[in-house]
RNA sequence: GGGGGUGUAGCUCAAUUGGUUAGAGCACCAGCCUGUCACGCUGGGGGUUGCGAGUUCGAGUCUCGUCAUCCUCGCCA
Numbered sequence: 001g002g003g004g005g006u007g008u009a010g011c012u013c014a015a016u017u018g019g020u021u022a023g024a025g026c027a028c029c030a031g032c033c034u035g036u037c038a039c040g041c042u043g044g045g046g047g048u049u050g051c052g053a054g055u056u057c058g059a060g061u062c063u064c065g066u067c068a069u070c071c072u073c074g075c076c077a
Base pairs, nucleotide, nucleotide: 001073002072003071004070005069006068007067010026011025012024013023019057028044029043030042031041032040050066051065052064053063054062
């Protein structure tokens, strides 16, 4: 350098093939419970969907560019 995969909450992952307000588990915070902690129960906070642009009435999903990372092929030495 060529080809391909991945990027969504602090972490691990969903989102029914473009549709209304992007969710779950764990973690975190508060309350309840308990002599205390843990467990359990209830509630809550947290997202520019890597970034930029385009298409569309509508984009996490499609297109282009770009960045990071992984796999693979190749080049130089």
This is a predicted structure of a 77-nucleotide RNA (transfer RNA) from a Kiritimatiellota bacterium.
Model confidence (mean pLDDT): 80 of 100.
Lineage of the source: Bacteria > Pseudomonadati > Kiritimatiellota.
It matches the Rfam family "tRNA". Rfam classes the family as a transfer RNA.